[in-house]
RNA sequence: AGAGUUUGAUCCUGGCUCAGGAUGAACGCUGGCGGCGUGCGUAACACAUGCAAGUUGAGCGACGACGCAUCUGAAGUGGCAACAUGGAAGGUGCGAGCGGAGCAGCGGACGGGUGAGUACAACAUGAGAAGCUGUCCUCUGGUGGGGGACAACGUCUAGAAAUGGACGCUAAUACCCCAUAGGCCGAAAGGUUAAAGCAGCAAUGUGCCAGAGGAGGUGCUCGUGCCCUAUCAGCUAGUUGGUGAGGUAAUGGCUCACCAAGGCGACGACGGGUAGCCGGCCUGAGAGGGUGUCCGGCCACACUGGGACUGAGAUACGGCCCAGACUCCUACGGGAGGCAGCAGUGGGGAAUAUUGGGCAAUGGGAGAAAUCCUGACCCAGCGACGCCGCGUGAACGAAGAAGGCCUUCGGGUCGUAAAGUUCUUUUAUGCGGGAAGAAGAAAGUGACGGUACCGCAUGAAUAAGCCCCGGCUAACUACGUGCCAGCAGCCGCGGUAAUACGUAGGGGGCGAGCGUUGUCCGGAAUUACUGGGCGUAAAGGGCACGCAGGCGGUGUGUCAAGUCAGCUGUAAAAGGAUGCGGCUUAACCGUAUUGUGCAGUUGAGACUGACGUACUGGAGUACUGGAGAGGCAAGUGGAAUUCCCAGUGUAGCGGUGAAAUGCGUAGAUAUUGGGAAGAACAUCGGUGGCGAAGGCGACUUGCUGGCCAGUAACUGACGCUGAGGUGCGAAAGCCAGGGUAGCAAACGGGAUUAGAUACCCCGGUAGUCCUGGCCGUAAACGAUGAAUGCUAGGUGUGCGUGCAGAGAUGCAGGUGUGCCGUAGUUAACGCGAUAAGCAUUCCGCCUGGGGAGUACGGUCGCAAGAUUGAAACUCAAAGGAAUUGACGGGGGCCCGCACAAGCGGUGGAGCACGUGGUUUAAUUCGACGCAACGCGAAGAACCUUACCGGAGCUUGACAUCCCCUGAAUUUGGUUGUAAUGACUGAAGUGCUCUUCGGAGAGCAGGGAGACAGGUGGUGCAUGGUUGUCGUCAGCUCGUGUCGUGAGAUGUUGGGUUAAGUCCCGCAACGAGCGCAACCCUUAUGUUCAGUUGCUACGGAAGAGCACUCUGGACAGGCUGCCGUUGACAAAACGGAGGAAGGUGGGGACGACGUCAAAUCAUCAUGCCCCUUACGUUCCGGGCUACACACGUACUACAAUGGCGAGAACAAAGGGAAGCGAUACCGCGAGGUGGAGCGAACCCCAUAAAAAUCGUCCCAGUUCGGACUGCAGGCUGCAACCCGCCUGCACGAAGUUGGAAUUGCUAGUAAUCGCGGAUCAGCAUGCCGCGGUGAAUACGUUCCCGGGCUUUGUACACGCCGCCCGUCAAACCAUGAAAGUUGGGAACACCCGAAGCCUGUGAGCCAACCGCAAGGGAGCAGCAGUCGAAGGUGGGUUCAAUGAUUGGGGUUAAGUCGUAACAAGGUAGCCGUA
Repeated sequence: AGAGUUUGAUCCUGGCUCAGGAUGAACGCUGGCGGCGUGCGUAACACAUGCAAGUUGAGCGACGACGCAUCUGAAGUGGCAACAUGGAAGGUGCGAGCGGAGCAGCGGACGGGUGAGUACAACAUGAGAAGCUGUCCUCUGGUGGGGGACAACGUCUAGAAAUGGACGCUAAUACCCCAUAGGCCGAAAGGUUAAAGCAGCAAUGUGCCAGAGGAGGUGCUCGUGCCCUAUCAGCUAGUUGGUGAGGUAAUGGCUCACCAAGGCGACGACGGGUAGCCGGCCUGAGAGGGUGUCCGGCCACACUGGGACUGAGAUACGGCCCAGACUCCUACGGGAGGCAGCAGUGGGGAAUAUUGGGCAAUGGGAGAAAUCCUGACCCAGCGACGCCGCGUGAACGAAGAAGGCCUUCGGGUCGUAAAGUUCUUUUAUGCGGGAAGAAGAAAGUGACGGUACCGCAUGAAUAAGCCCCGGCUAACUACGUGCCAGCAGCCGCGGUAAUACGUAGGGGGCGAGCGUUGUCCGGAAUUACUGGGCGUAAAGGGCACGCAGGCGGUGUGUCAAGUCAGCUGUAAAAGGAUGCGGCUUAACCGUAUUGUGCAGUUGAGACUGACGUACUGGAGUACUGGAGAGGCAAGUGGAAUUCCCAGUGUAGCGGUGAAAUGCGUAGAUAUUGGGAAGAACAUCGGUGGCGAAGGCGACUUGCUGGCCAGUAACUGACGCUGAGGUGCGAAAGCCAGGGUAGCAAACGGGAUUAGAUACCCCGGUAGUCCUGGCCGUAAACGAUGAAUGCUAGGUGUGCGUGCAGAGAUGCAGGUGUGCCGUAGUUAACGCGAUAAGCAUUCCGCCUGGGGAGUACGGUCGCAAGAUUGAAACUCAAAGGAAUUGACGGGGGCCCGCACAAGCGGUGGAGCACGUGGUUUAAUUCGACGCAACGCGAAGAACCUUACCGGAGCUUGACAUCCCCUGAAUUUGGUUGUAAUGACUGAAGUGCUCUUCGGAGAGCAGGGAGACAGGUGGUGCAUGGUUGUCGUCAGCUCGUGUCGUGAGAUGUUGGGUUAAGUCCCGCAACGAGCGCAACCCUUAUGUUCAGUUGCUACGGAAGAGCACUCUGGACAGGCUGCCGUUGACAAAACGGAGGAAGGUGGGGACGACGUCAAAUCAUCAUGCCCCUUACGUUCCGGGCUACACACGUACUACAAUGGCGAGAACAAAGGGAAGCGAUACCGCGAGGUGGAGCGAACCCCAUAAAAAUCGUCCCAGUUCGGACUGCAGGCUGCAACCCGCCUGCACGAAGUUGGAAUUGCUAGUAAUCGCGGAUCAGCAUGCCGCGGUGAAUACGUUCCCGGGCUUUGUACACGCCGCCCGUCAAACCAUGAAAGUUGGGAACACCCGAAGCCUGUGAGCCAACCGCAAGGGAGCAGCAGUCGAAGGUGGGUUCAAUGAUUGGGGUUAAGUCGUAACAAGGUAGCCGUA
């Protein structure tokens, strides 16, 4: 950094797709180790269990156990007793010892979780003033005197429990009063308001109160930034402001009363949807785009909703009250609960972990401290979820082992890979040692953990997969499969040779991972700020005026908002970048440096801006002239059409491709005169004029808009554009009223047609016209928005002006309107001062095709409808310009027996042959428009033969190799219907070498296996060969040039030719394959040679070579000569000469290519198939069938003929298993016979038609000969199926052939016979030969085919193309729909919990006052405002669903037509009905 995909190819536009990176991921296959991270994205679903917030006895009282001290001292023992001993139990004191409750203090507002809500009361950033602040820090001052209670506790008592109730006792750092400060309020007077102790022997320490500051925290206000939707355009009543009051820590409609009527909004209010925000993270060159998991900051929430209390701080996750849903307990009366803390469970889901250890570290709470608490945190566990690192061994090792795979069978490859030898030990395993993390000093303290790490030992030992291999995209073969199974990200693979499916071998990539899927960015300049476009690809509003907005001329001054520069503050940390450092490295971690933002401040003053001032060039005004279908109104005019009246006049008129409907004898059409009415204005008229566009066309008048030129007097930037808005706006259409001549949707009729609801014709109503009002659209187009400036020319034309000239006219310049064209531009076409060039300003619009300008909603409209304007779904294209072809019921030029002009045929008959069809055991196979069909087949009775039936053979009928036997060969017999065959005899011993044993070659028989064999399949796997366009004149290349390119040029043009033949011209110059020529033949002559030829020989022989002839060489013809035409050319025409004249006639010869043309059955051949048969052999049959259909020939239909008679004239061939003469026999076919001839000698072999003579006399015949009968002949092993010929007899159809169609232009057609190949025999076929021998061609309009050129194209499988719509079928998504269901947000009313506030407070009441009574203060209770949930109601909105219905899309081979693409057969298209 790009690539694939639209086309036959090209360039462009444009979408789709891929390669990259990333991920809290999931899934598939696989899985060795370690480190560091990370792990419910779904149900803010419900939660069992345990733990997650306590602490303080140095604030207080009491209780319990314990220890010590002390007092009393029971039982028991000793003793007579005293007493001693004993020590239970109890009391007291002490405990800087312990325990669990209570009062009290501090903390439960932190830490931890989640992202539901929230588009702003959030967040980010930067400012600000009217605040509060526990603990902490600094400082100042104080801490005096009194008092009354309440828990705990005790007694009684309610309850299942939770939880209470009554009475009684008690302490304090709990509570209250007085005093005194400082503070606060107030103008002042004055008012108001504090405190607490505890520990210690003490010193002192630590608390407490008030005040002043600080730090940190927190509340509030403002600027800026912050998603989609206008199919949400208006929203708002505490709403906006004021005054006053209340409230708060504090400002404030925060709340209330009153007053005013404001406030917000196109710079997007209000509404709807979605969403926690940020630091950052991912991607990207950047600008951007996406995202907000982990970590960090802020916010919000804590089952759902509401509420306050306490407090420095909460409207409080593990507090309280109320309501609701849910769960649990219950004795049914009542109670209890809230994992979005850490684990864990169920559920949901594609999917996300342990009910672990520890407070050792870091941090937090309480405490003076010890210490306690801490699921924060530190660790461990699970998961390849991610990143990083390591390993699965290393070296040597060729007999290139075995084996696999491929193979051209030679070999190649896996592959030094393995084995083997030597070595190492990371990792794993075992054993031994063993940390740092722990501090300011001493001591103590480690969950992790006997972990990291170190040492030793054994042993290559414990460790490789996944995806891909058609192109993009690195990597190829075999087999299987056969549009099947399947693959696929896009293009696309698969229908018998698949590098694309599956498997294998091999290869490529990555590697403890690899692929797939989802999502995001990138590539995509495919939303374009950086960085796109709008004539034809998507895209300029139909046109104007104009509010807002945006932009704006020249000089000068001030300001400093934008702008630029310096400095300052902030921009948390983490992250990123760079340097350095620590873990063996890396990931990871530490440290230092580094900010494009915002704000402040100081400056600069060019540019923009603001405010002045001045100017005239932009703009406008004035004046003088000018042109014009500009607009509106009124009036006037002539021509034409139609109608009416009258005249003349008679049979048609009209209409068409041709007709008919229609009109007309009741007098049309035609014609003359008169009249009426409506509409439109010929000629002039012009790529002429005017207008903003739509549009405007007779003439006159009136009113009126704009434009141009000139003058330079006036104003002094007054300008440009223009979202919304307003107006204008063709035709059609609508409403009302008129009008209606012509034309003419609908409609009627006639034609056409397969049909014809059309095109054509005859009629004809709306409408077209006028007035008034709607509609608001057009291919409303220059498919080109408006304005300004700049940038070569040339040439027309409309209208002004100036200068010169006597004038004609010329020159200069302005403004319109055209054409050509430079630079430039464009994908190209083209545009080119009237830009699509170079720039500036503003507006509109586009972002793949279809769905669709559709649906829904809104607005407008009387309606028709207009405007705004989607989505689902579906495709990989749709498209623009140009290129080459092909095609056209497009054009031009030209050619051809193409037509025309002629001659003869075919199509009708009979027969022959071929084909289709049918039949058959088989009727073998192939060939199918021209270009299959008398074709392969130049010849099917057997053979051929491939087909059918039957019978045989199995290394085979044929080839090679091996073994055995035998020469080969000839000739008998048996069997069998026959044949191949089977069985069995006889004769015969050759050739070469020899060491004489034998061996070899060849041939034959037997045997084994390799193999043979196949007319079996595929001509769509092929070679070769062939047909055809077409003997048409074309098809290409090199270099150059032009074009971005495909391509073009050359090869086109003017002539000419049979011809791309030649000439001329030309950005082309040359060349090749074709054409022509060279070759053969034929026509003339010369020369040479002459036998088998020829004859000047009467015949033969002989002779001769003049002639005929034969066959070698040569000559001749080349537009060479003359004339005319033409361009001084090529050439054409005419002429001369000549046997022949313009390629003399004929042949061979077939360019690049087309038709998947034909042939696997000539041959060859890949692959597939058969192998006692799909091979091979034999006999018989079939290929010859026969209701029919077609093709090609033959013979005819007759007198230009038939028949008969006699008598003429060829050419070219063939002949030895052959041709076969004379002669004889037979009516004849033929036979007998065998001269001659391997052929210029002999034979086939009489040519026939023609000509002559005769006959027939127009008939189904003396035409015609089919069919049939009889008798014969020939070939052959054999003529039954199934040959040919002869004679006699029979004597059919047929009297010139419908539609249609074919050949031929001169020695041709037509007609006549002759020969040959094949072949035993068998041509009406085929290939040749000669004889006789015409007619016609004006010409190129038409049919067919072809060549060149041009044009159109939506065709390229190329018109046998493409393609449209309905209907029918299947599937999919979607609109409407009587309705139905569910959700959301509000509103109105009802009810009104808790609670704050207010009022009341007759009930209750320790502290203060008072002697008391009582008072003050307070509480319960009650009431009220507000108030959640709930209820009712009508609307609104979203979604789902709905009989039926509408269109849409998709779908190898359905139906009907033929609309479009060519003039698409009626040019097409747009708007409208």